A computed fold for a 356-nucleotide part of an RNA from a Gemmatimonadota bacterium, annotated as large-subunit ribosomal RNA, domain IV. Rfam family: Bacterial large subunit ribosomal RNA. RNAcentral holds the full RNA, with entries from ENA. The organism belongs to Gemmatimonadota, within Bacteria. The coordinates come from a structure-prediction model, not an experiment, and the mean pLDDT is 87.
Context: one part of a larger RNA
RNA sequence: UUGUGGAGAAGGAACUCGGCAAAAUGUCCCCGUAACUUCGGGAGAAGGGGAGCCCGUGUUAGGUGAACCCGCUGCAUGGGGGAGCCGAAGCGGGCCGCAGAGAAUCGGCCCAGGCGACUGUUUAGCAAAAACACAGGUGUCUGCAAAGUCGCUGAGACGACGUAUAGGCACUGACGCCUGCCCGGUGCCGGAAGGUUAAAGGGAAGGGUUAGGAUUCGUCCGAAGCUCCGAACUGAAGCCCCGGUAAACGGCGGCCGUAACUAUAACGGUCCUAAGGUAGCGAAAUUCCUUGUCGGGUAAGUUCCGACCUGCACGAAUGGCGUAACGAUCUGGGCGCUGUCUCCUCCACAAGCUCG
Repeated sequence: UUGUGGAGAAGGAACUCGGCAAAAUGUCCCCGUAACUUCGGGAGAAGGGGAGCCCGUGUUAGGUGAACCCGCUGCAUGGGGGAGCCGAAGCGGGCCGCAGAGAAUCGGCCCAGGCGACUGUUUAGCAAAAACACAGGUGUCUGCAAAGUCGCUGAGACGACGUAUAGGCACUGACGCCUGCCCGGUGCCGGAAGGUUAAAGGGAAGGGUUAGGAUUCGUCCGAAGCUCCGAACUGAAGCCCCGGUAAACGGCGGCCGUAACUAUAACGGUCCUAAGGUAGCGAAAUUCCUUGUCGGGUAAGUUCCGACCUGCACGAAUGGCGUAACGAUCUGGGCGCUGUCUCCUCCACAAGCUCG
């Protein structure tokens, strides 16, 4: 000096990002216990009191239950009987120590808020959470050789020895109150009159070749056959088109004016849109300006709580707002407690250093 333990005057979080760490609480019995609540809970809430040993009550209460007796043909068993043994709690009195749950094991508590209902699950080796899951809700697909999935385009298997109160997929996530408007775009579902449209069918027209014919002897025309190319026309789904559908993907305006001070605008005008954000919430896990403003708490508060609403850029199953209980969760406050600190000191052990 370091590590691991132990002790500390006065103060008691002044430490620090933050009470991190430590201290404190701790057992059993008794008393007592709030808001809130889904009436279960909250709750070991909180907050108090007691605890050793000896004597007495006391041949205590209580427990166990022998001999013996009754009953039975007898065994088993039943009724009586009470010996012996075990033996509190409470109450009264006394005794000792600094200390009686004498050691060890062994909850700190309260208030308020965010998130997630809850018990669970997770990054084996820096993240345990507000993430995942979850019962519950909704949509959609599937009529059985089901949909869906695995499999080399297979056999086959799972689904399921199940059958729509079933199974698959997707979203949401207990519970309570609710879940507004938009189908123009994208997706999905339905429709089939018209337009477009593939292979295929179809084969008009044209090209090559040449028996033959013509010929100015250069060449020209050219049937059938073979062959190349190939128009019209016929031709499904899809797309266009017509509807539906948002707990499908998603979206949910701007400008100007106006009321007996001012301010504000219930009201009016105008432009655009598929429709212009309803309820509820709101400086929020969302607020840039911002440490917004006001109130509370502090002597003093960029955090916190309650409000306001000017929502840069909340908002309704990518769910909205609440919510008892729950949480090694996150945030703020308080009581207790302390070497976290003011401000450090000492002790023990282990190592470090020197000699060997």